A computed fold for a 680-nucleotide part of an RNA from a Thermoflexales bacterium, annotated as large-subunit ribosomal RNA, domain II.

Context: one part of a larger RNA
Order: sequence, then C1' cells, then structure tokens
RNA sequence: GUCGGCGAGUUACUGUAUGUGGCCUGGUUAAGGUAGAGAUAGCCGGAGCCGAAGGGAAACCGAGUCUGAUAAGGGCGAAGUCGCAUGCAGUAGACCCGAAGCCCAGUGAUCUACCCAUGAGCAGAGUGAAGCGAAAUUAACAUUUCGUGGAGGCUCGAACUCGUUAGUGCUGCAAAACUAUGAGAUGACUUGUGGGUAGGGGUGAUAUGCCAAUCGAACUGGGGGAUAGCUGGUUCUCCCCGAAAUAACUUUAGGGUUAGCCUGGAUAGUUUAGUGACAGGGGUAAAGCACUGAAUGAGCUAGGGGGCGUAAGCCUACCAAACUCAAUCAAACUCUGAAUACUGUUACUCAAGAUAUCUGGAGUCGGGCUACGAGUGAUGAGAUCCGUGGCCGAAAGGGUAACAACCCAGCCCGACGUCUAAGGUUCUAAAGUGAGUGCUAAGUUGGAAACGUUGUGGGACUGUUCAGACAGCGAGGAGGUUGGCUUAGAAGCAGCCAUCCUUUAAACAGUGCGUAAUAGCUGACUCGUCGAACGGUGCUGCGCGGAAAAUUUAACGGAGAUAAGCACUCCACCGAAGACACGGACUUUAUAGAAAUAUAGAAGUAGUAGGGGAGCGUUCUGGGAGCAGAGAAGCCAUACCGUAAGGAGUGGUGGAGCGACCAGAAGUGAGAAUGCCGAC
Repeated sequence: GUCGGCGAGUUACUGUAUGUGGCCUGGUUAAGGUAGAGAUAGCCGGAGCCGAAGGGAAACCGAGUCUGAUAAGGGCGAAGUCGCAUGCAGUAGACCCGAAGCCCAGUGAUCUACCCAUGAGCAGAGUGAAGCGAAAUUAACAUUUCGUGGAGGCUCGAACUCGUUAGUGCUGCAAAACUAUGAGAUGACUUGUGGGUAGGGGUGAUAUGCCAAUCGAACUGGGGGAUAGCUGGUUCUCCCCGAAAUAACUUUAGGGUUAGCCUGGAUAGUUUAGUGACAGGGGUAAAGCACUGAAUGAGCUAGGGGGCGUAAGCCUACCAAACUCAAUCAAACUCUGAAUACUGUUACUCAAGAUAUCUGGAGUCGGGCUACGAGUGAUGAGAUCCGUGGCCGAAAGGGUAACAACCCAGCCCGACGUCUAAGGUUCUAAAGUGAGUGCUAAGUUGGAAACGUUGUGGGACUGUUCAGACAGCGAGGAGGUUGGCUUAGAAGCAGCCAUCCUUUAAACAGUGCGUAAUAGCUGACUCGUCGAACGGUGCUGCGCGGAAAAUUUAACGGAGAUAAGCACUCCACCGAAGACACGGACUUUAUAGAAAUAUAGAAGUAGUAGGGGAGCGUUCUGGGAGCAGAGAAGCCAUACCGUAAGGAGUGGUGGAGCGACCAGAAGUGAGAAUGCCGAC
C1' cells in the first nucleotide's frame, strides 16, 4: 500500500412538545402479594403522585384578585391524567478516538553520579630539585666546580583511560560504530569486587548533567472512560423546503446566551408585495455666501511701522481691522434645496413556499469579490472599516484562451427536434472570406503617463492672392548722417535719448552675423521673373515617439490577417442544461368524489449547514402460508423487474437448513478517523 473483518448519538432516570390510545371531575398505581403447567398476560395492593382555584412581592382576599382615590379602565384567572412511540433538554463518560499533565501506592544505583571498604595496574626513554661527598677557595661563613642523589598534579611515548579534527557509516558492523589524526599517561590517575544514597527525592569539580537506550522532575499499577470552548472521524436510499457569516452582552473575540435569518405544526385568510393617487416629515447631492469660519485683488480708511520736524504737523511703492466692489472655498457653514428612500390612507393588479401570531427542531456569530455612496490610507493595495444592490459561499450550463465572484442564464428524467441570450460567423472551431459609407499604414489592432509631433482625416474662424500672392531666382536696399549724448573709439548694430526730413518702385536714424572703430554679409521694404494658389488660430477622429529584465518567440490563445483592424448602418446565420415542441416521473394546490382516483386545470421539482416526509436492507423474537438430499443457506454466471436503497428467475457449485406476509426489538448498513486486527 491493497484486500478482508472490527469500528462512533447508546442506556437509565427526570422533564417538555407532538402523535396515538385508555379513562375522565377525575386519572394512576409503587414496593409487595396471588391462582396457574407457564408467560413480559390476569387479579389483588390507593401508600404515594398529578389534577379539581386563582390573584398578589407579601400581609391577605377568593370565582375572583392585583393595580388604583375609585362602583373606572387594564393585567392574570378555562381539563386533566396514565401508558406507548418519536423529537429535544437536564443528570450521568453521554457520538467515538486523542493529550501534555495532577494525585496515591509501590519497583529500581547490575547503566550512570558521588561516597565507603578491600584489592589490582601503569613498557621504555629523557630531564636531573633538595640533600650528601670531594676538590678549589675563604680568617670564617659564603661561593664555585666536579660527582653522588633521584624530586616532580615535570618531558617524550606503549599498555590503559579519553574522544580533538576529518572522512566513512546514516533501512549502519553499531538505537553513537569504524579509519586516520589527536589528549592524558605517578596522578584531582585508571580499574576489579562488595556495599550505601530514591523521585515533593538522590547525586552533581553546574552540563539542568546523571538516577537501567526514559529526566525542568524515573518507571509500574491505580484514581481513570481525568479534562480537551481544540483537531480528526461518524456507515443505506429517495422526496419537499432551505440558511448564516449580523446586533446586544460575555476574563469575550476561532467559544457561548438571546434576537435576526431556515424548517415542521396549528390558527388567521390578502393583513404581504407591486403600481397609481393623495397626505407627510427631512436638510443629503447640487447650489449659495444671508450666518459661522477660510481665502484673493482693488478701493476707502481707523490703528501700527518707517522718514522729516523742538513741536504742531507733513510724507509714505510698508503692515492692516471695519466698510464697499469683484471673484472664490467648507464633514463638524446654510438664505436655499432635489432625485431616491421612508411613513400613513386609499384604489387596482398579482396569488407568491406572501404576511402575521402561537408552538416543536435547528444551523449560523472567521465571510469573499464586484458596482455605487463615504471614512482610514498615499482620492496606494487582491488593504481596511461602514452603507445600498448583485453574485460566490450553497450554482451546474454558455461566453470571457485558461480563470469561485465579471457577462448571459438558474440543471426533475429521456431524445441524433425548433427558436434565441451573452458572445460570435478566414482556419483551428458551429455560423458571412455578407452588404454599404468612411478612417487607420502603426501589425496600430494585440499593454502605459506627463510631454512632444509640418503623420493623416473632418469641420470652424481669420488673412494674402491674376491690380500676380507664397516659395525660389535676378536686381535694388539710397541721401542729410559717423542723428545727438556718452566714450580712447561708438559710424544702423556696448549703453542712454530722440526716431525726423529728402530722393524714390522701395529702403529702418535699422532684424541678425561681423569690426578695436570703420569695412563686409544679411534682413525688413521694393521692382523684375514665374503663373495659382498660399498663410495663421483654436477644436476634433485615427495614428507616431516617449516604451529597458531576467529558461523560450511570450503584451491577438495560435495559424495568420491591410482586413479577418477601427467607427456607423443593414440583412442573414451559429450559439446554453434558457424558452418552445414530444414522451415520462414526482410535489403542492384547485375542482369532482365518502375514498381510491380523475382532469389537454394551475404552479413547481439547483443546493452546503440545517428542518421535515416516505422507504430499502441486516440480526433476533412472536404470529403465520410454505420450501428443502428429486438439493436449504452461502458462492459463481446472467441480456429480467423497480425512481433508488434493492428484489426475482435460471444454470453451475455447495451439502443442511431456509422462509413470503403481519407485527415487535436492535450490538442495524463503512471509504476515509497518520483508525484497530489479520493476510499478502
């Protein structure tokens, strides 16, 4: 891992509700007893319990009572009881498995820690302390040298003890080893044997180490099925309905209680919902500045600052209240003020798993995304917190390449029928290589901003132009004058002031380059040439640039497309579990009927938690047709029946029991619990 077996809402008592049955102003026996072949049946047993009277906090009163000043009003006051069955609750282990732990009584120092007693062990080599001796030396002591000597938690290094580093091993040789390397090796050394210390404890050169592969408190048994607001698991079928992830409180926040939302029953019978009409209150959006504040410019003008002045006073390109004008802003501003929403009355429509009350049973209290309205945040978040819808949750199907939530649409069953939705119609791939008018040239389509754009389409306004525009080319572009000032110089062209007159087709007291200053080039302006369009402004459609990322093209799903892209218009078709048509099943309701049932009446049948209903099967018991060696159960095969759980028939195998039907009682259904046991 697979297969097989086992494996979880039980039992007792007490309540409560429903169903059903007995008796009923009453109902009922408990322990116990008793006839009998026997029973769980019958009979006796009335102790006891419930009920027959309530109201009030109580005193108390009583078919009434309480409240109250009240002869008012209002509240409460109406058949039970005993069985059986089922739902639920309480008390018990109370659906099952699961702690870490706590307490009690014992067992352990053959491992290991320390201690006691008594034994044992340590190759070899090196170093050479004290002491002693001799010699030298000294007045003497001292000192020096040479010997001798053999000290040391001394040195090197086996046994022995340890375990430094690395590798191997890591279903091992081994639940700690092996190989190489390493530390100590006469000592606080190592070791044998016997003994001692015990769990709220011992022992400990402290590592919370060790106390039998177990140690922040050993192990074994018991309390014991400890407790677990936590995790996991919880076994047959079909039918009807179908949630919640909110509020309040909570040593409460992943748990509860009550309410909300779901479901069964009873009662009421449109009260519900939608729309219209009428009647309401509001202070949001918007808007506004009349209040409260904010805030800009101008005017006017108190006050202040600055300057002058002895002072009076004067001045002020400074600051600035109030006031005036203009233009603004506000969740905690409002002279105003919607749409919606909400409330009431009424009419109409619909009849829906509408509504309301009482009652049995729940589950839910971690929600999520999306659209809109706000807050928080960075007008960040697949963020967070509210509100109003939708969907997912608990929803399958079609579309979106894929994709809980987006768009379309709510799956009873069958079938090789029809029409559509969203979305699509070149191929992949069902259906148009459909029609019309434009746009785009960027593969834009098929990712992105500020900003830039003489890309191109549309329309608007405004200019120039055959009396010749625009662009190009040819020519002119002059004189007073080098204007005046300034300046070393200033001559159109450093700077300041002025900016006239003349000749002209036209020509600036000069647009730019240039010079030290002149000069020179150029422009404005004019003529000629040419011969038809040329400028400016703002709006708008589609484009272009801006545009860099990591395995591989990789930002249409792909092929590919100049439409098969974009905008507008039109026709046709495809397209879902939607709708319709056909056949069938079930539920509710209406009508008919006593009922069974019938109806070409109506509506319905997605579904998690959960509520309700109806069944199938297993074992045993009672009743009761029967079957069976001419072959029971079980097993194997099988094309039959039933909506399902399931049930037959036949053949084979097997070799002794089985059992329709009606009831009853349960150790009653297995795929999951890192389930338990067995086999492989």
Record summary:
Lineage of the source: Bacteria > Bacillati > Chloroflexota > Thermoflexia > Thermoflexales. Model confidence (mean pLDDT): 86 of 100.